This is a predicted structure of a 680-nucleotide part of an RNA (large-subunit ribosomal RNA, domain II) from a Puniceicoccales bacterium. The prediction has a mean pLDDT of 84.

Context: one part of a larger RNA
C1' cells in the first nucleotide's frame, strides 16, 4: 500500500404535526381476572385520561364573560373528538460514530531505578608537601623569640584503581531507547561502595533542577466513576425524479456557535390580489447647476481700520509700489452650502396580467466565513488580488464555446441518441475549422506583439485649416555693394556702430542700422540687418488631426500561443464562410398542466437542503416451488429492465441445501474516519 471481513441517527417514555383507519358527543381502557391452539389471541375490568363552555384574580355569571358610568369600544370565547398503527419532528435518556487534555475515589500496587535516612560490612597504588606539638642549642631576670633536628596535620598538591561526565569528533532506521573514542573533574572525603531495612501520591524525598519516586513527574501506576464532556476536527454505506438555498438583518460573555426573521420546500385554504406593463397622482433635494444663504477663495476699484516715513508740545495733518475688514465689478469652490434642479428609483389609485405568479396558516430544512466583475461612494496614496457600503451580473451551486493555459471576463444555462441543418461570442495564411475575399486609405516601426500619447523631446509621415512673401520675380543659393555729418553726446586712461549712461536725427542713396555677433588696449578687421545682379516657381510661419519615433532598466533562453507576416499590422466599407451541450430538425423517456381518451402545450444544470418514486440484504407468516437425475456459493454468460439500484435461462466448478410472490420486522446497502481485525 492493496485485499477480505467489521465499521456510525437507534430503542424507550412523552409531546406535537401528517397519512389512512375504528367509533363519535363521546372515544378508551390500565393493572388485574377468566379462558385459549399459550413469546400469540379472545373476553371481562370505566380505576383512570381526554373531550363535550367559557369568562373572570375572585364572588360569580354564562353563549357569553370580564374590563367599565355605559345599551360604547375593546380582551378572551362561542360542536368534534377519541384510540391505537405508520412517518417527520422536538424532549429526556451515551441518543449518529469515532477522539482529549483531564477531574474524582478514607481503592489498589509500586523506593529491586532513583533521592534522603537507619543499620552492618568492604576499599583508596605510588610519589610531593611538610601545620601543631616535642627535643636541643642560642636568647632572656624569667617569659618571648630564633635556627636546627624530630614530628607527621590537612574537605593539602601530582597522580593509578574507583566515582563522575568539561570540550570535540563518530554514532544519530545506533552495537546502545543516552553509547565509543579522546580530552577533561575529584581521588583521606560533605568520598566511593555491598548486603539488610526504613519514608509515597497534594504524598514522600530532594546541598532546590519542579529535580528524583521502575525507559513515566508542575501531582506515578492501576481499576472505577465513564459512553466524563468536546459550541471543535474527521468520518457518516443502494439508485432514479420534482424543486432548489444561504453567507443578510436584530439579539447574544457574542463574533468559526445559537435564536428569531429573511431566502427553499412539502401540505391545506384563498381565488387575481402578484413580479411586470399602460395611465394618473404623489413626496423628495441626489446628479447636474448656481453663489442669494453659511463657508472658502483670485483679481481690481473704493475706502474704515493698522503699519511705515515726514510733520509734531498737544490737538490737528500730509504721503504710502505695504497689509486689509465691509460695500462695488469680474472670475470661481464645496460631503456636513441652496433663491434653483433632474433620470432612475420609491409610495397611492386605476385597468391589464392564470403567472418568473401572489398571500395565509400548517410539517419540515439548510443558510449567519462569501468571492470576483461593471457602476455609485467612503477609508487608503482617486496603491493592492486591500478595506468596507449600496446596486446589478456571475462563480458559489453551472456544463458547453471564446479569452494560447484561467472559478468570478465575453456568448450560452447540458433530459438522451444522431457520422443532420443554422447562428452566439470569437474568428477565416499554417499549427487548426472557415477569405491568401473584394473596395479606400495609413503604418516603415516587427509599432502591431507591455505602459487610454508618463512628463518631457525632434524638418518621421498623412490629412484639414488659417496666414504671411511671390513672375512689379518671392525663398534658398552665389557674386557685389554696405556710405557721408561722425570718432554721435556723456562717462572714461581710452570707449571710434559693438563695457555703461541718454538721445537715435539729417544728408548722399538702387540700399546701408549713430548698428545683430564675433573681434581691438582703443581703432582696425570679419559678419548680420538692408540693396543690386545671376537664377525661374512657389516658399515660410502657425492651428489641429491620423499613424509612428526616442524617453523605456532585472535576474535559467527567447518568443504575438508558435511558425512565420511588410499583412497575415491599423483604420473605414461589404459580401461570403466557419463555429457551442444555444436554437432547429428526427426518434426516445420523464414531470406538470389540459383533455373522457387520442394527444397537444410547456418543461426536465444543480451544492446545503425539502418531497416523491422504486432496487437490494437477513430473519419471519401464508400460497407456490426447486434439490444428490446436483441446492447455497464460485467462475462466466445469451438476454432483460426500450432508464438507474438490477434481474438473469444457459455452462463449469461445488456437494446440501434454496426460491418466487403477497405481507411483516430490521443488527439493511462502505472507499475515504492518520477507521478496527486479519492476510499478503
Nucleotide at each position: 500500500g492493496u485485499c477480505u471481513g467489521g465499521g456510525a441517527g437507534u430503542u424507550a417514555u412523552u409531546g406535537u404535526u401528517u397519512a389512512a383507519g375504528g367509533c363519535a358527543a363521546g372515544c378508551u381502557u390500565a393493572a388485574g381476572a377468566u379462558u385459549u391452539u399459550a413469546u400469540g389471541g379472545a373476553u371481562c375490568g370505566g380505576a383512570g385520561g381526554c373531550g363535550u363552555a367559557g369568562c373572570g384574580a375572585a364572588a360569580g355569571c354564562g353563549a357569553g364573560u370580564c374590563u367599565g358610568a355605559a345599551u360604547a369600544g375593546g380582551g378572551c370565547g362561542a360542536u368534534a373528538g377519541u384510540c391505537g398503527u405508520a412517518g417527520g419532528c422536538a424532549a429526556u435518556a451515551g441518543a449518529c460514530c469515532c477522539g482529549a487534555a483531564g477531574c474524582g475515589g478514607a481503592g489498589a500496587u509500586g523506593a529491586u531505578c532513583u533521592a534522603c535516612c537507619c543499620a552492618u560490612g568492604g576499599c583508596c597504588a605510588g610519589g610531593u608537601u611538610g601545620a601543631a606539638g616535642c627535643u636541643u642549642u642560642g636568647g632572656u631576670a624569667a617569659c618571648a623569640c630564633a635556627a636546627a633536628g624530630u614530628g607527621g596535620a590537612g574537605g593539602a598538591c601530582c597522580g593509578a584503581a574507583c566515582c563522575c561526565g568539561u570540550g570535540a569528533a563518530c554514532c544519530u532506521u545506533g552495537a546502545g531507547a543516552a553509547g565509543u573514542u579522546u580530552u577533561g573533574g575529584g581521588a583521606u572525603g560533605a568520598g566511593c561502595u555491598g548486603u539488610g531495612g526504613g519514608u509515597u501520591g497534594g504524598a514522600g524525598u530532594g546541598a532546590a533542577a519542579g529535580g528524583c519516586u521502575a525507559a513515566u513527574c508542575a501531582a506515578a501506576u492501576u481499576c472505577c466513576g465513564u459512553g466524563a464532556u468536546a459550541g471543535c476536527u474527521g468520518g457518516u454505506u443502494c439508485u432514479c425524479u420534482u424543486c432548489g438555498a444561504a453567507a443578510u438583518a436584530u439579539a447574544u460573555u457574542u463574533a468559526g456557535g445559537u435564536a428569531u426573521a429573511g431566502c427553499c420546500u412539502c401540505g391545506u385554504a384563498u381565488g387575481c390580489u402578484g413580479a411586470u406593463u399602460a395611465u394618473g397622482g404623489g413626496a423628495g433635494g441626489u446628479a447636474g447647476a448656481g453663489c442669494a444663504c453659511u463657508g472658502a477663495a483670485a483679481a481690481g476699484a473704493c475706502u474704515a481700520g493698522g503699519g511705515c516715513c515726514c510733520a509734531u508740545a498737544c490737538c490737528c495733518g500730509g504721503g504710502u509700489a505695504c497689509c486689509a475688514a465691509a460695500c462695488c465689478u469680474u472670475a470661481u469652490c464645496a460631503a456636513a452650502c441652496u433663491a434653483c434642479g433632474a433620470a432612475u428609483a420609491c409610495c397611492c389609485a386605476u385597468g391589464a396580467a392564470a403567472g418568473a405568479a401572489a398571500u395565509a396558516c400548517g410539517g419540515g430544512a439548510g443558510u449567519c466565513a462569501g468571492g470576483c466583475a461593471g457602476u455609485g461612494g467612503g477609508g487608503g496614496a482617486u496603491a493592492a488580488g486591500c478595506u468596507u457600503c449600496a446596486u446589478u451580473g456571475c462563480c458559489a451551486a453551472g456544463a458547453g464555446g471564446g479569452a494560447a493555459a484561467g472559478a468570478g471576463c465575453c456568448c450560452a444555462g447540458a433530459u438522451c441518441a444522431c457520422c443532420a441543418a443554422u447562428u452566439a461570442a470569437g474568428g477565416c495564411c499554417c499549427c487548426a475549422a472557415a477569405a491568401u475575399c473584394a473596395u479606400u486609405g495609413c503604418u516603415a516601426a516587427g509599432u502591431g506583439g507591455a505602459a487610454g500619447u508618463a512628463a518631457g523631446g525632434a524638418g518621421g509621415u498623412g490629412g484639414a485649416u488659417u496666414u504671411a512673401c511671390a513672375u512689379a520675380a518671392a525663398c534658398a543659393a552665389u557674386a557685389g555693394g554696405a556710405a557721408u555729418g561722425u570718432u554721435g553726446g556723456c562717462u572714461u586712461a581710452g570707449a571710434g556702430g559693438c563695457a555703461g549712461c541718454c538721445a537715435u536725427c539729417a544728408u548722399u542713396u538702387a540700399a546701408a542700422c549713430a548698428g545683430u555677433g564675433c573681434g581691438u588696449a582703443a581703432c582696425a578687421g570679419c559678419u548680420g540687418a538692408c540693396c543690386u545682379a545671376u537664377c525661374g516657381a512657389g516658399u515660410g510661419a502657425a492651428u489641429u488631426u491620423g499613424c509612428g519615433c526616442c524617453g523605456a532598466a532585472a535576474a535559467a533562453g527567447a518568443u504575438c500561443g508558435g511558425g512565420a507576416c511588410u499583412a497575415a499590422g491599423c483604420a473605414a466599407u461589404g459580401u461570403g464562410c466557419c463555429g457551442a451541450a444555444g436554437u432547429u430538425g428526427u426518434g426516445a423517456a420523464c414531470u406538470u398542466g389540459c383533455g373522457a381518451a387520442a394527444g397537444c402545450a410547456a418543461g426536465u444544470g444543480g451544492u446545503a437542503g425539502a418531497a416523491g418514486a422504486g432496487c437490494g440484504u437477513u430473519c419471519u407468516a401464508a400460497u407456490c416451488g426447486g434439490g444428490u437425475a446436483g441446492a447455497a456459493g464460485u467462475u462466466u454468460a445469451a438476454g432483460g429492465g426500450a432508464u438507474a439500484a438490477c434481474c438473469g435461462a444457459g455452462a463449469a466448478u461445488g456437494g446440501a441445501c434454496u426460491g418466487a410472490u403477497u405481507g411483516g420486522a430490521a443488527g439493511u446497502g462502505a472507499g475515504a474516519a492518520u477507521c478496527c481485525a486479519g492476510a499478503c

About this RNA:
NCBI's taxonomy places the organism under Bacteria, Pseudomonadati, Verrucomicrobiota, Opitutia, Puniceicoccales.